[in-house]
A computed fold for a 365-nucleotide RNA from a Betaproteobacteria bacterium, annotated as Bacterial RNase P class A. Its mean pLDDT, the model's own confidence on a scale to 100, is 76. Rfam family: Bacterial RNase P class A. About the family: Ribonuclease P (RNase P) is a ubiquitous endoribonuclease, found in archaea, bacteria and eukarya as well as chloroplasts and mitochondria. By type it is a ribozyme.
RNA sequence: GAAGCGAGCCAGACCGCCGCCGGUGCGAGGCCCGAAAGGGCGCACGGGAGGAAGGUCCGGACUGCGCAGGGCGGCGUAGCAGCUAACGGCUGUCCACCGCGAGGUGAGGAUCAGAGCAACAGAGACGAGUCCCUUGGGGCCGGGGUGGCGGCGCAAGCCGGCGCCACGGGCGCCAAGGGGGUGAAACGGGCAAUCUCUACGCGCAGCAAUACCAAAUAGGCACACGAUGACUCGGCCCGAGGAGUGUGCGGGUAGGUAGCACCGAGCCGUGCAGCGAUGCAUGGCCCAGAGGAAUGGCGGUCACGGCCGGCGCUUCGCGAGAGGCGCCGGCCGCACAGAAUCCGGCCUAUCGGCUCGCUUCACAC
Numbered sequence: 001g002a003a004g005c006g007a008g009c010c011a012g013a014c015c016g017c018c019g020c021c022g023g024u025g026c027g028a029g030g031c032c033c034g035a036a037a038g039g040g041c042g043c044a045c046g047g048g049a050g051g052a053a054g055g056u057c058c059g060g061a062c063u064g065c066g067c068a069g070g071g072c073g074g075c076g077u078a079g080c081a082g083c084u085a086a087c088g089g090c091u092g093u094c095c096a097c098c099g100c101g102a103g104g105u106g107a108g109g110a111u112c113a114g115a116g117c118a119a120c121a122g123a124g125a126c127g128a129g130u131c132c133c134u135u136g137g138g139g140c141c142g143g144g145g146u147g148g149c150g151g152c153g154c155a156a157g158c159c160g161g162c163g164c165c166a167c168g169g170g171c172g173c174c175a176a177g178g179g180g181g182u183g184a185a186a187c188g189g190g191c192a193a194u195c196u197c198u199a200c201g202c203g204c205a206g207c208a209a210u211a212c213c214a215a216a217u218a219g220g221c222a223c224a225c226g227a228u229g230a231c232u233c234g235g236c237c238c239g240a241g242g243a244g245u246g247u248g249c250g251g252g253u254a255g256g257u258a259g260c261a262c263c264g265a266g267c268c269g270u271g272c273a274g275c276g277a278u279g280c281a282u283g284g285c286c287c288a289g290a291g292g293a294a295u296g297g298c299g300g301u302c303a304c305g306g307c308c309g310g311c312g313c314u315u316c317g318c319g320a321g322a323g324g325c326g327c328c329g330g331c332c333g334c335a336c337a338g339a340a341u342c343c344g345g346c347c348u349a350u351c352g353g354c355u356c357g358c359u360u361c362a363c364a365c
Stems, first nucleotide, its partner, number of pairs: 001361010012302007020048002023045004030041004050336001054347002057345005062206004074202005079093005094108001095106004109197002114195002116191002131180002133177005139171003144165004149160004210258004220249006231241003266285008304333013
C1' cells in the first nucleotide's frame, strides 16, 4: 500500500425569533368549564425521541381470574459448563462444516422401544428378494454315439420303436455363491426440521389489563301518597283531562381520576473477583411522556456530501484531449425512521463518516 475479519462510536454544531407538550416551585385563593367527579387559567425555573423508538418474534415486571396434591393431554427447548429476574437471549468450550488466515455458521439428545419416509435411475427402495452370470442337484425337449429288434434294399446302406452312455445345447424348478449395472443408499445404512422416546420448562388472558369517582335516559328494588281524584292546564276559583306521582337506594354507560413516568432488574464513572457473559463494593446524577397523541417552523454562520462554472498547479499523450490536487462562486442534498404501561433480548431498515485490534499478500529498509 491492497484485499479482508472482528469490536465500538457519531447520526450535523452554534446563535436569534416565533410556537407546542409535560414537571417543580410561588402567588391570589380569585376567575373559567362541568350536575358532580374533576380539569384549566398567571409568573419563574428546568426537561422534551431512537440506535433501532420499528416488526410484535421470545422472556419478565405489573394486573385480573383460576388453583389442595397428583396424573393424562397440549405447547416449547435440546452437545457440555456457566450468566441472568427470566429467556428460544448471552458467555466459555468440544464437535461438524466453510475460509490460506483473522474468523464465520450450526433446531449438534436418542434410529438395540416402536411406527413412518426416500425424487430420478434401476430387475428390485425399506417389504424383502433375483434382471444377468457361475457351480451343484433334479425334470422336460432336441441332437450325437452305441447295443439289440423290426422293416425296406442285390449290396453299400436307410428308416422306426426300445435300452445304455457321456460331452455339450435350450427352457423351467430348488440350493449356494459371486459379479455386472442403477443409485446418495441394495437384509445394511440414512432421515428424529415425520410421528415417537428421554430430560427439563410452562395455569389463562392481557394497560382497550385493572381499580376508584360518577350524569342524563330506560329499566329494577323499597317507602309514602293516590279514582273519597294524586298530577296537569303559568298564581287562585270554576271547569276539563286524568292513573300514576314523589323520595331514597343499587348496578351499568357517557365522562373523569389512578395505573403512568415514580428511585428504577435506572444512567455515568472507579475499584475488586472472573478467560468471559456477569457479580460485588463505592462516588455522582434524576433523565420525555400524551391519551388521537407535544418533541416544530423560519433566518444566519460553520462543517459534510454531490453537481456545475472559473482560475492556478500538475500527470499522461506528437496532438485533439483525458485525469488529479488546491482556491473561489452558485445550486441541491443530509439516511433509516418517530415514543404510547415499563424493562431484558432477537430480527429487520439505515446516506455518510470515524476509532481500535487482528489476518493475508506485495514492496522498501